[in-house]
RNA sequence: AAUUUAUAAAGAAGAGCUGAGAGAACAGGCUCUGCGAAGCUCUAGCAACCGCCCUCCAAAGGGAAAUGGUGCUAAAACCUGCCCGAAUGGGAAUGAUAAAUU
Numbered sequence: 001a002a003u004u005u006a007u008a009a010a011g012a013a014g015a016g017c018u019g020a021g022a023g024a025a026c027a028g029g030c031u032c033u034g035c036g037a038a039g040c041u042c043u044a045g046c047a048a049c050c051g052c053c054c055u056c057c058a059a060a061g062g063g064a065a066a067u068g069g070u071g072c073u074a075a076a077a078c079c080u081g082c083c084c085g086a087a088u089g090g091g092a093a094u095g096a097u098a099a100a101u102u
């Protein structure tokens, strides 16, 4: 990098450096931002995908814990755009995270 599976309307902050953008891509909106964006570092926290423990013949499922491997800490993946529907909505596609395989 590719493929497959699962998940997502919940949750979670400060400091230092830096100095203008950011919110996945494209577009339309709408928000955040010199009372400091994005990025990097440190600390803290949230969560529960893998791993560890219990349940089980074994799995799946469930439960517990939070040292380890990731991940995350504005707004529903910020909303919409493609399909169905009168509409509230539902589905798909794409992206994100984790695991497995190649």
Base pairs, nucleotide, nucleotide: 001102002101003100004099005098006097007096013043014042015041016040017039021032022031023030026081027080028079029078044073045072046071049069050068053063054062055061077094082091083090084089
The RNA shown here (SAM riboswitch aptamer (S box leader)) has 102 nucleotides and comes from a Bacteroidota bacterium.
Its Rfam family is "SAM riboswitch aptamer (S box leader)". From the family's description: The SAM riboswitch is found upstream of a number of genes which code for proteins involved in methionine or cysteine biosynthesis in Gram-positive bacteria.
The prediction has a mean pLDDT of 83.